[in-house]
């Protein structure tokens, strides 16, 4: 250098054009408890930037960023 890939909450993941962007931990807040923890309920948190198809984009296309992998 060239060529595949990925990139969604503090962390893991699911979402292959219109559904409220789901789910576990995790953190708060209230209840339980003498206390703390375990349980329970509830809240808070997210689509790497950018630009383009499109009535409509996390999702299809381009570029940069930066992680993986093959090749020379």
């Nucleotide at each position: 250098g060239g060529c595949c890939u990925a990139a969604u909450a503090g962390u893991c993941u699911a979402g292959u054009g219109g559904u409220u962007a789901a789910g576990a931990c995790a953190u708060a807040a209230u209840g339980u408890u003498u206390u703390c923890a375990c349980c329970a309920u509830u809240a808070c948190a997210u689509c790497a930037g950018g630009g383009g198809u499109u009535c409509g984009a996390a999702u299809c296309c381009c570029c940069u960023u930066u992680g993986g992998g093959c090749u020379a």
The RNA shown here (transfer RNA) has 72 nucleotides and comes from Phyllopsora corallina. It is recorded under the gene name trnE-uuc. Its Rfam family is "tRNA". Its mean pLDDT, the model's own confidence on a scale to 100, is 80.